RNAcentral holds the sequence, with entries from ENA. The RNA shown here (small-subunit ribosomal RNA) has 1496 nucleotides and comes from Sphingobacterium sp. BHN1. Lineage of the source: Bacteria > Bacteroidota > Sphingobacteriia > Sphingobacteriaceae > Sphingobacterium. The coordinates come from a structure-prediction model, not an experiment, and the mean pLDDT is 81.
RNA sequence: GUUUGAUCAUGGCUCAGGAUGAACGCUAGCGGCAGGCCUAAUACAUGCAAGUCGGACGGGAUCCAUCGGAGAGCUUGCUCGAAGAUGGUGAGAGUGGCGCACGGGUGCGUAACGCGUGAGCAACCUACCUCUAUCAGGGGGAUAGCCUCUCGAAAGAGAGAUUAACACCGCAUAACAUCAACAGUUCGCAUGUUCAGUUGAUUAAAUAUUUAUAGGAUAGAGAUGGGCUCGCGUGACAUUAGCUAGUUGGUAGGGUAACGGCUUACCAAGGCGACGAUGUCUAGGGGCUCUGAGAGGAGAAUCCCCCACACUGGUACUGAGACACGGACCAGACUCCUACGGGAGGCAGCAGUAAGGAAUAUUGGUCAAUGGGCGGAAGCCUGAACCAGCCAUGCCGCGUGCAGGAUGACUGCCCUAUGGGUUGUAAACUGCUUUUGUCCUGGAAUAAACCUCUUUACGAGUAGAGAGCUGAAUGUACUGGAAGAAUAAGGAUCGGCUAACUCCGUGCCAGCAGCCGCGGUAAUACGGAGGAUCCGAGCGUUAUCCGGAUUUAUUGGGUUUAAAGGGUGCGUAGGCGGCCUAUUAAGUCAGGGUGAAAUACGGUGGCUCAACCAUCGCAGUGCCUUUGAUACUGAUGGGCUUGAAUCCAUUUGAAGUGGGCGGAAUAGACAGUAGCGGUGAAAUGCAUAGAUAUGUCUUAGAACUCCGAUUGCGAAGGCAGCUCACUAAGCUGGUAUUGACCGCUGAUGCACGAAAGCGGUGGGGGAUCGAACAGGAUUAGAUACCCUGGUAGUCCACCGCCCUAAACGAUGAUACUCGAUUGUUGGCGGAUAGAACAGCAGCGUCCCAGCGAAAGCGUAAGUUAUCCACCUGGGGAGUACGCCCGCAGGGUGAAACUCAAAGGAAUUGACGGGGGCCCGCACAAGCGGAGGAGCAUGUGGUUUAAUUCGAUGAUACGCGAGGAACCUUACCCGGGCUUGAAAGUUAGUGAAGAGUGCAGAGACGCACUCGUCCUUCGGGACACGAAACUAGGUGAUGCAUGGCUGUCGUCAGCUCGUGUCGUGAGAUGUUGGGUUAAGUCCCGUAACGAGCGCAACCCUUGUCCUUAGUUACCAGCACGUUAUGGUGGGCACUCUAAGGAGACUGCCGGUGACAAACCGGAGGAAGGUGGGGAUGACGUCAAGUCAUCAUGGCCCUUACGGCCUGGGCUACACACGUGCUACAAUGGUCGGUACAGAGGGUUGCCAAGCCGCGAGGUGGAGCUAAUCUCACAAAACCGAUCGUAGUCCGGAUCGCAGUCUGCAACUCGACUGCGUGAAGUCGGAAUCGCUAGUAAUCGCGAAUCAGAAUGUCGCGGUGAAUACGUUCCCGGGCCUUGUACACACCGCCCGUCACACCAUGGGAGUGGGUUGCACCAGAAGUAGCUAGUCUAACCUUCGGGAGGACGGUUACCACGGUGUGAUUCAUGACUGGGGUGAAGUCGUAACAAGGUAGCC
Repeated sequence: GUUUGAUCAUGGCUCAGGAUGAACGCUAGCGGCAGGCCUAAUACAUGCAAGUCGGACGGGAUCCAUCGGAGAGCUUGCUCGAAGAUGGUGAGAGUGGCGCACGGGUGCGUAACGCGUGAGCAACCUACCUCUAUCAGGGGGAUAGCCUCUCGAAAGAGAGAUUAACACCGCAUAACAUCAACAGUUCGCAUGUUCAGUUGAUUAAAUAUUUAUAGGAUAGAGAUGGGCUCGCGUGACAUUAGCUAGUUGGUAGGGUAACGGCUUACCAAGGCGACGAUGUCUAGGGGCUCUGAGAGGAGAAUCCCCCACACUGGUACUGAGACACGGACCAGACUCCUACGGGAGGCAGCAGUAAGGAAUAUUGGUCAAUGGGCGGAAGCCUGAACCAGCCAUGCCGCGUGCAGGAUGACUGCCCUAUGGGUUGUAAACUGCUUUUGUCCUGGAAUAAACCUCUUUACGAGUAGAGAGCUGAAUGUACUGGAAGAAUAAGGAUCGGCUAACUCCGUGCCAGCAGCCGCGGUAAUACGGAGGAUCCGAGCGUUAUCCGGAUUUAUUGGGUUUAAAGGGUGCGUAGGCGGCCUAUUAAGUCAGGGUGAAAUACGGUGGCUCAACCAUCGCAGUGCCUUUGAUACUGAUGGGCUUGAAUCCAUUUGAAGUGGGCGGAAUAGACAGUAGCGGUGAAAUGCAUAGAUAUGUCUUAGAACUCCGAUUGCGAAGGCAGCUCACUAAGCUGGUAUUGACCGCUGAUGCACGAAAGCGGUGGGGGAUCGAACAGGAUUAGAUACCCUGGUAGUCCACCGCCCUAAACGAUGAUACUCGAUUGUUGGCGGAUAGAACAGCAGCGUCCCAGCGAAAGCGUAAGUUAUCCACCUGGGGAGUACGCCCGCAGGGUGAAACUCAAAGGAAUUGACGGGGGCCCGCACAAGCGGAGGAGCAUGUGGUUUAAUUCGAUGAUACGCGAGGAACCUUACCCGGGCUUGAAAGUUAGUGAAGAGUGCAGAGACGCACUCGUCCUUCGGGACACGAAACUAGGUGAUGCAUGGCUGUCGUCAGCUCGUGUCGUGAGAUGUUGGGUUAAGUCCCGUAACGAGCGCAACCCUUGUCCUUAGUUACCAGCACGUUAUGGUGGGCACUCUAAGGAGACUGCCGGUGACAAACCGGAGGAAGGUGGGGAUGACGUCAAGUCAUCAUGGCCCUUACGGCCUGGGCUACACACGUGCUACAAUGGUCGGUACAGAGGGUUGCCAAGCCGCGAGGUGGAGCUAAUCUCACAAAACCGAUCGUAGUCCGGAUCGCAGUCUGCAACUCGACUGCGUGAAGUCGGAAUCGCUAGUAAUCGCGAAUCAGAAUGUCGCGGUGAAUACGUUCCCGGGCCUUGUACACACCGCCCGUCACACCAUGGGAGUGGGUUGCACCAGAAGUAGCUAGUCUAACCUUCGGGAGGACGGUUACCACGGUGUGAUUCAUGACUGGGGUGAAGUCGUAACAAGGUAGCC
């Protein structure tokens, strides 16, 4: 960071830090110091890694020197020169001594006295070294080499002859050595042992030379190095619980350096184990290293200590030391040589090769130093070591320049609102410096030394001084100089966590990603670019460890509901334990020893610093030891009574077990007569063969009505009629008893343990209820819910099992703790006799403090302590395998894989086939419709070149459109234009404009004529026209938007400030009691106030008043007309239009809480918002509109723009919505007579008159309108006729003839006349409107408009019926409740089946590894035995003996073999479930009363 709409808590996942023997990607200047096969203990070519000593021995090849001079050549004095002598050199091999057991490598094995730590050895060894004491006399026989042979390819072997030693063998001598005995002595529990003494027995040696040393022998001591023993510590698994026969001990022999079952014989039967034996798996251990605040966790490279190993297994020899890395023998595997007969080998030494692998270096130099071996020494050997080479593998250091330099230059990239910004003091330019690199020059330390020579001191030899000689690294480090910014920067990241942002491309594609997640046309998340950030010769990624993670919790967690208390008790081991006192000193505290070095930490110092190194100090929590201290814990002794138990006396209860008894119901019989029963409604079922109901009687089994309760009892499960017997328990009271191993808890263990179920042979019983099953219903289905039946079972006994439950208080046991005038159960006390008071033990309620995430607890979930049990993300899974018990099943109990959540409590909403209250033409009560017919109109669908587009449940459908013949027009066909039809800017020209002719469907093209503007003289208006900027789009996106609108809804709601409450989301206010049309008002109240809504203010209408009086009006007066306010005149009335009044629950009575308010009444034109309108809160529906308009980004630009002709929007098997006209008599037709309101009018309304049957024509008066006109209102009323019929109803459709508008009525207008005369006789399911001047009905007008209404918007005329009421349907408001919903029920979500993939269980088996047991076999070797063979040293009586070797044999034993088990891994036809996946199929189980409450 991440679960939620938000919150708190739980809980997992993930990240930021540090580290590495690392690897990979990109990049790379230098130096110092370190490090470098983690994998195949795989196999190894080649070279080197252990020799040395001639002062131990025999011997001496070769070569040199000096003599010598046989002999030869001849030039007769020259050359060559053998044998021999002397001196020197001393190869190769051999005998012998010492070394080879160190140093170096690796980590296979080993869970062990292997390691660590601390002790012990009175049970031991120790070559070389040091010290002390003593000794070294005299002999002997061989053997290698050499020589001569033999066999063999070779390796090598054998025979004969001969020879030496510090090689080998006797003898002598010998103790302070060893052993034995004796009598003393010290120590010890003891076996024993120490010391000194006596006696006896046994045991040694080697020489060399330069004559002084070295070497040799014995004994003692030291040092060093080892061996053995013990305490403690040192992995995982109990799904490993029993293991062990040399096993445990003893006695005796053997063996070892030494103790010991180490080994053998005999005897005994022990030994180990829940404090984890045995087994399996894994692993070298430690100092230390990494991390961490620490405690811890993880690791075991380099360096140091210990161990183990040396191709695999076994074995011994030699030796002081080995069971031996570069020794031996045997067996096995592998490789090589071979003449096929036989032989050779072992890099886990240094280099190096192959292989494996993500991955790890040179077949280098030197013994100069340090160290080792040998040697008297020189010296030799030394892949130990010191150096160098390779590698950014790590740590540390340095550099790639520094300073100045702005109109913040130009250009480029990028962004932009086009102004600019940014890259950026960056660059250019000026000055400075030279680390590093290049070139030239000088040049160390490491060498104190060893060694050689000289010399001094003391007596040789040691010590000192001087001189000489010795350097791999190395001409290296370092130093001086020259030139010159010259030679040197990259990597990752930029959504949040997490420092750093924009543009373009892409369009759930390509891709990214550590977690959350990003990408579906405006991506700071992909890819590129610009810019920025962080590190820097490195930077990122991957892997691993610690941390964060208090997420295993000792420090330092939890268990009512999140994961987690065992179903309950008894009780073993164990853990813990009351008061006082004494002793002790085990725990505890203090002193001493040890805790290697290196590391870590601190100080100082050396490399220019640092890393690194040197030196000194501290620390090292552990172990051991002895002496002290004694508060606490422990141990032991003594005492106490409060804990606990016992005793005595009451008492309580559905406590348990076993008997006996009782009534009701069910069932049966008799009587009784027609249906009963059952349900939402029915049916199955029962019934005239007699049911149900009712009455009487009888039997069987099971359960016990009322009392009954928040009651009582019990450890829990559980226990209920009455009564008897037996048993157990609790409480209360007591001047009783014991005296804390008598307490608490309690692993393993034992016992009990609802219901269901099982077994056995069965048995009994079987009234009720009732799985399975059958039938009837319901349903799309209904293997269910409902109904009728009904078997097991339910009950009992003999038994025997099972052992689980939501076995719950989801709360383990014990101890302590505030209260209530509290309810209740059981005893008891005193006495004021009460329904009171006090105290004890329970069962409940409300609560203080405290706790808790909260809900809540408060009989603790508080406090403190002890003991037990259990938990550590969800799923997989309480599954698999294994084991134990079982008849079924139960207990114990994983992993692979998969997800980033799963879960708790509470909050706000939404929802509920939850509840309460309330409202609305919501229902009901009524009136009239629509749905059926014909037509009009809109939509869908279909059709079409096009039938332009939008609107689509309510909230689209006579809607945008308030008016499509052309235009409109956006659509289609065709023709034609490209700076464009319109707008703006800049030059230039010209008035504008009007008219004619021709071609063409027209747009438009061609030709011609007429025309000459205004002016302040700058210019302006208008038009034409070239070019360039620009235009244009009813193209897409209403899911990018503004604005406007619909709907919930004219519903009464929606919020805020401050305060308060809550950890918080939030709550309160706004809830409650009343009331209202209303969150309207009142009262109450941790709330007090306020805002947007409601209401009011506004318009209109209803009454009156005032003012004014023309075009309106005419009462009275006058004139005039056939008649008319026509005229004079008048403002009284009507009316007009301005201003006022009036209505406020104001008044009265009642109800109500003294309120608000309601009911009734009076007055009034009007009464409780008088009627109507305008007015629409916060918000919801990604509602509608980019085609009214505006607008972002996208798209088109000779076209998706613009012009024109014609067509289409008017189509037509069909479906739906909204209307008109009807179906008739409350009517049609004819004639006559009345009464409105509100509007319009100059491109107009159009009068009178005349013509026409009529639409209309003609005509011209009036009117810019209270004047003229449209304009006769119609229903109504008065008469006449029709007589219930497809009609004298109805008017569709069609024919003919016309009128009007208009360029033009064909597609496609309206109207008139005549004729024609369709459907239709009141409309199925279902459905709509309306509560009063309303519905219904009647006509009139207007907008749009050339013309074209049954539509829309207005106007008036006539004028009803009904509302009991709120159960139900629909919608809404408030409160409350449940919730697994929050995209909010159109939600969520479960299981089978089908498909794909993944891991896993079973599985006839198959193939490996490891291992037990039994048996066979038995190399080399050792030990024992030995009748065979051979035999130098010694003895001998000379015959032989002793001793030895070989051979044979026995025992042990490696490899190997056979058989049979165990365990583990891999694989396996088939099969089981599980997980994941996209929009599949079937249902709807759960969440709301989830529609049958859910769950165990």